Overview:
Bacterial RNase P class A from an uncultured Rhodobacteraceae bacterium, 381 nucleotides, folded computationally. Rfam family: Bacterial RNase P class A. Rfam classes the family as a ribozyme. It was read from a public genome assembly, where an Rfam model found it. The coordinates come from a structure-prediction model, not an experiment, and the mean pLDDT is 75.
RNA sequence: GCGGAUGGUUGGAUGAUCGCGCUGCGCUCUUUGGAGCAAUGUGAGGAAAGUCCGGACUCCAGAAACAACGGCGCCAGAUAACGUCUGGCUGGGGCAACCCAAGGGAUCAGCGCCACAGAAAACAAACCGCCAUGCUUGCAUGGUAAGGGUGAAACGGUGCGGUAAGAGCGCACCGCCUUGGUGGCAACAUCAAGGGCAGGGCAAGCCCCGCUGGGAGCAAGACCAAAUAGGAGCCGCGUGCGCAAGCAGGGAUGUUUCACCCGAGCGGUUCGGGUUGGUUGCUAGAGCGUCAUGGUGACAUGGCGUCGAGAUGAAUGAUCAUCGGGAGAUGCGUGCAAGCGUAUUUCGCUACAAAAUCCGGCUUACAGACCAUCCGCAAAU
Repeated sequence: GCGGAUGGUUGGAUGAUCGCGCUGCGCUCUUUGGAGCAAUGUGAGGAAAGUCCGGACUCCAGAAACAACGGCGCCAGAUAACGUCUGGCUGGGGCAACCCAAGGGAUCAGCGCCACAGAAAACAAACCGCCAUGCUUGCAUGGUAAGGGUGAAACGGUGCGGUAAGAGCGCACCGCCUUGGUGGCAACAUCAAGGGCAGGGCAAGCCCCGCUGGGAGCAAGACCAAAUAGGAGCCGCGUGCGCAAGCAGGGAUGUUUCACCCGAGCGGUUCGGGUUGGUUGCUAGAGCGUCAUGGUGACAUGGCGUCGAGAUGAAUGAUCAUCGGGAGAUGCGUGCAAGCGUAUUUCGCUACAAAAUCCGGCUUACAGACCAUCCGCAAAU
């Protein structure tokens, strides 16, 4: 100097004028219920987006077990929790820094699929080839699975010996299986001994195993005011037994058990009518910032400081000026060049984009600017 990787910050600023939402120091009036004016302060995001996960909160609905239906899937941790995050292990990609993972189980629970091609796709198989024999000289019989072909994949790999030709047939190394040692909390790693010795892949096919999960959602829910028709029809169950306790039945879940309530109404459906107003929920939190300690880290504990939208057809805008950033042109300086600095000037340029109960994540979009660390290449000293 160039290329790459990882992490983080920011993503327009200032002033003036006019216009909006919340708050309400204070002032005026008052029928003491309130009404009006109003200082100060404040007013979209890192993703507010997707609605993909997890919760807080509210209601159903008191509890447990089972079933059904889901979620996750290497190990150890963090967290309120998660399908998230952190650190490791294993496998794969990359020269590397780093990145990705759909990461339990494939005879040992069972079933299913592997098209076409190919001799043959699961406990198989001989098309070409190689070898031996026979003879009718290109055929037949036998052996073979090392070489070639087909395919995503052909029942271990490389080499040496051996053989008629071959083959773990034998040997060495690798691989596989069994049994142990060492290190590690563990996933795993590594070493040794013995054994010629491996039943292919797909479970993001059904499934098995382990852990785990109620439902609905702020249009949840609560209160106030007002109004209508305390409406009409149909269907089902029930108002039972017992002096009582209780039994049967109903309420309320897919089933069962326990607890609680019920004593006459309960449930379903069709038609018709009224309300669509206001208040609350509604923003002080698993909050934010900073420091210390502990930890590899996610994070935890403690100290100090801080309060930064709460609308409701939905506020945060408009105009002007200056500056910042970006792109281009010209001139000058420097330099081998690329480039760098500076002056003038042009531009219709300045990303993605907007709360609606709140929070923790994930995913997606994003012009430009800046910072830190690491890897590779080249050159010089």